[in-house]
RNA sequence: AGGCGGGUAGCUCAGCGGCAGAGCGGGUGCCUUACAAGCACCGGGUCGCAGGUUCAAUCCCUGUCCCGCCUA
Repeated sequence: AGGCGGGUAGCUCAGCGGCAGAGCGGGUGCCUUACAAGCACCGGGUCGCAGGUUCAAUCCCUGUCCCGCCUA
């Protein structure tokens, strides 16, 4: 320098045009003599950044930043 993959909740990751989600973790309650486990509910997001396409973008296009792998 080039190619490929990835960046979404605190963590691990889904979602691939039409409401942004799961598990774990956190909070509250129930249960228990108590703790753990279990059950119910709740909170938590500039979807890496900037532009473009579209009635509408996490999703499509372009540029760019970061991480991993490969080639030179």
Transfer RNA from a Myxococcales bacterium, 72 nucleotides, folded computationally.
Model confidence (mean pLDDT): 84 of 100.
The RNAcentral record of the sequence draws on ENA.
The same sequence occurs in records of 2 taxa.
It matches the Rfam family "tRNA". Gene Ontology term of the family: triplet codon-amino acid adaptor activity.